[in-house]
This record gives sequence, structure tokens and C1' cells, in this order.
RNA sequence: ACCUGAUCGGGGCAAAGCCGUUGAAAGGCGGCGACGCAAAGUUUCCGGUCUAAGGGGCGGCGAGUCCGCCCUAUGACAGCGGGACUGCCAGG
Repeated sequence: ACCUGAUCGGGGCAAAGCCGUUGAAAGGCGGCGACGCAAAGUUUCCGGUCUAAGGGGCGGCGAGUCCGCCCUAUGACAGCGGGACUGCCAGG
């Protein structure tokens, strides 16, 4: 340096849910809490998924800065997969 993760050591992270907060929402953040994770560390480069404020289209009606439906990320998910960078221990 590369590969592997059965075992050793130190350990690490934290799902769902609940509370608070923030956001139009998806979601984020903090606390409690552990479903799990050998990168569940970092990074939206690729695919995928979620949301639709704003924009566009259609329709409705009581005609409005109204309501509903459809399309659309510039929004979001790194615990969806791939890639990139970094990393403990042990074995090869």
C1' cells in the first nucleotide's frame, strides 16, 4: 500500500418513537431513546427516491391575493445504491 472482517482492543454512530425548535413541505437541528451499522465518517459527482413554496397547465365555483388536480427543483434524503476522500484494530 492492497485485500478480508470470524476473532482481539479501544470504542464510535444512532432507526422508530416522544418532546422542543425550524421549514410551504420533504426534511433539518437539539434532548431522551436504540432498530441496526466495519465506515450508519465526510462529500450530491452519477443514478434513484421524497417534497412543490415559486412557476406553468387544466378545471371548479360563491369569481377571489379562492379551491382542487397535473407537471416542474433551484429544495431534501449520505441509514437507497454507486463513485470520490479519510479512518481504528486484527488477519492475510
This is a predicted structure of a 92-nucleotide RNA (c-di-GMP-I riboswitch aptamer) from Thiobacillus sp. UBA3361.
Its mean pLDDT, the model's own confidence on a scale to 100, is 89.
The model forms 95% of the base pairs in the Rfam consensus.
The organism belongs to Thiobacillus, within Bacteria.